[in-house]
């Protein structure tokens, strides 16, 4: 300089014409009418998480399930963000420093797995080489050893001394890690220290343990209005004891109501006919449950809020405080779009030996609101800023 | 709009709760034998980024995480 990679940021203008949602005014009232302003996004996407709202009686216990897990903070709340702590990876001028990732609670409650190779992959143990004792017929045979070869992803806590026949945390000293008290710093994870105890692979993105939280279902929630339908069919429940001022209490018991299951809670338990008084029966009534028929339109929820802008104050920051301004899509099979002309921007090619100009082609991404809002995740063409990689060149 | 399930050979499944090697079946492929020739039998073979990318783990088709693809089911 130039490719390429990752992260930010950015996310084409302007006129005219035509046409699309809904809004307001107008035309006395209508709408296929006119005017007029005004109409996607940084992710509207993925539905991953947390809320806001609604709705089961505002919501209890128990278990079981599901998240989540270093500290503090910020937040309506989060599994999100900021600040710090520990650890890892890389680079470097290495007491340290950039910069980048971490699902970072407990492996010292307990269980389980750890292929294959190896003596063994963690109760005991059954020794390939080696190394020590001790017996021999000199071929070897019995014990002891896991310190040393050797296996493998990991090998019984590391040096060092003592100890032994050799040898093992078997003793000792330090030194690593863990728990528990005391000191200094810090809100606190922590971090440096000293003192005691005790123990030594790994894995919890194994099964669990220990702490926090979650009640379910989700705008097809829910609420109203209107249209249309079979008051029909099937299956199934409507019980029983006490007190008693005669319709109300209390207990059981059946159904039914809110969550995955149990309790608890809360509502329901009528009535006629026959009767051998054991029940059986019914085009009535309530209530559940099947299948079937109708209906499929309209208004609320539905757009003014944890709004967006500027300008300040407070905090390292994330974010709050205060002041002034703004009004900034609401559509229900879903409008926000086409044409034509100027104009930026990159790119090839031509007039030029370059620069500037001047023509001419050709490109200017991802993607599209559907109850709203905080966030995380993915996807994105030019430009621009920041980091890394390679490749040529000049010094 | 909400919810859940699946992805393994050209097709339709398998893969015991991670483990050795080369991931297996059936049906189709391919090539040889059989027959004058088919079919049908027989022998033999090929054919796999375990949808994709990260990470846990010594070790992943299996765990866990995102993305994407297809399929269901809800008034």
């Nucleotide at each position: 300089g130039c490719u390429c990679c990752g992260g930010g940021u950015g996310g084409c203008c302007c006129u005219a014409u035509c046409g699309c949602g809904g809004c307001u005014g107008c035309c006395a009232a209508a709408g296929u009418g006119c005017a007029g302003a005004u109409g996607a996004g940084g992710a509207a996407a993925g539905u991953c998480c947390g809320g806001a709202c609604a709705a089961c009686g505002c919501a209890g216990a128990g278990c079981g399930c599901c998240a989540c897990g270093c500290c503090a903070c910020c937040u309506a709340a989060c599994g999100g963000g900021u600040g710090g702590g520990c650890u890892c990876c890389g680079g470097c001028a290495u007491a340290g420093c950039c910069g980048g990732g971490g699902a970072c609670a407990g492996a010292u409650a307990g269980u389980g797995c750890c292929a294959c190779a190896g003596a063994a992959a963690g109760c005991u143990a059954u020794a390939c080489c080696g190394c020590c004792c001790c017996c021999u017929c000199a071929g070897g045979g019995g014990g002891g050893u896991a310190a040393g070869g050797g296996u493998g992803a990991a090998a019984a806590c590391g040096u060092g001394c003592g100890g032994u026949a050799a040898g093992a945390g078997c003793g000792c000293a330090c030194g690593c890690c863990c728990g528990g008290g005391c000191c200094u710093g810090g809100c606190a994870a922590c971090a440096g220290g000293u003192u005691u105890g005790g123990g030594g692979g790994g894995u919890a993105a194994a099964c669990c343990u220990c702490g926090u939280g979650g009640g379910u279902u989700g705008a097809a929630a829910u609420g109203c209005c209107a249209u249309g339908u079979a008051c029909a069919u099937c299956c199934u429940g409507g019980c029983c004891g006490g007190g008693c001022a005669a319709g109300c209490c209390c207990g059981g018991c059946u159904g039914a109501g809110u969550u995955g299951c149990u309790c608890g809670c809360u509502c329901a338990g009528u009535u006629c006919g026959c009767u051998c008084c054991g029940g059986c029966g019914g085009c009535g009534c309530c209530g559940g449950g099947a299948g079937g028929g109708g209906u499929a339109g309209g208004c609320a929820g539905a757009u003014a809020g944890a709004u967006c802008c500027a300008c300040u104050c407070u905090g390292u920051g994330a974010a709050g405080g205060g002041u002034g301004g703004g009004c900034u899509a609401g559509a229900u099979a879903a409008a926000u779009g086409a044409u034509a002309g100027g104009g930026g921007c990159u790119g090839c090619c031509g007039g030029u030996u370059g620069g500037u100009c001047c023509g001419g082609c050709a490109g200017c991404a991802c993607a599209g609101a559907a109850u709203c809002c905080g966030g995380c995740u993915u996807a994105u063409a030019a430009g621009c800023c920041c980091g890394g990689a390679g490749c040529g060149g000049u010094u | 709009g909400g919810g859940c399930a699946u992805u393994u050979a050209g097709c339709u499944c398998a893969g015991u709760u991670g483990g050795u090697u080369u991931a297996g079946a059936g049906c189709g492929c391919u090539g040889c034998c059989u027959u004058g020739a088919c079919a049908g039998g027989g022998c033999a073979g090929a054919g796999g980024u375990c949808a994709c990318a990260g990470g846990u783990u010594c070790g992943a088709a299996u765990c866990c995480u995102g993305u994407a693809a297809u399929g269901c089911c809800c008034a």

Annotation:
Predicted 3D model of RNase P RNA and transfer RNA as a complex of 470 nucleotides. It holds a member of the Rfam family "Bacterial RNase P class A". The family's RNA type in Rfam is ribozyme.